[in-house]
Molecule: transfer RNA
Organism: Minisyncoccota bacterium
């Protein structure tokens, strides 16, 4: 340099173009306990960025950025 794949919560993963983007774990609060842990209830937290298509985009298209792989 060319081509491919990936980018969603602190972390690991879901989500056929359509109801409030869902779960696990982590964090916080409460309850339980003599105390802690475990178990239980609740809360907080995310679509890399910018455009386009569409009534509607996490999803489709284009570009940029980042990561990764193959080739040169």
């Nucleotide at each position: 340099g060319u081509c491919g794949c990936c980018g969603u919560a602190g972390u690991u993963c879901a989500a056929u173009g359509g109801a409030u983007a869902g779960a696990a774990u982590a964090g916080c609060u409460c309850a339980c306990u003599c105390c802690u842990a475990a178990c239980g209830a609740g809360c907080u937290g995310a679509u890399a960025c910018a455009g386009g298509u569409u009534c509607g985009a996490u999803u489709c298209c284009u570009g940029u950025c980042g990561g990764u792989g193959a080739c040169a």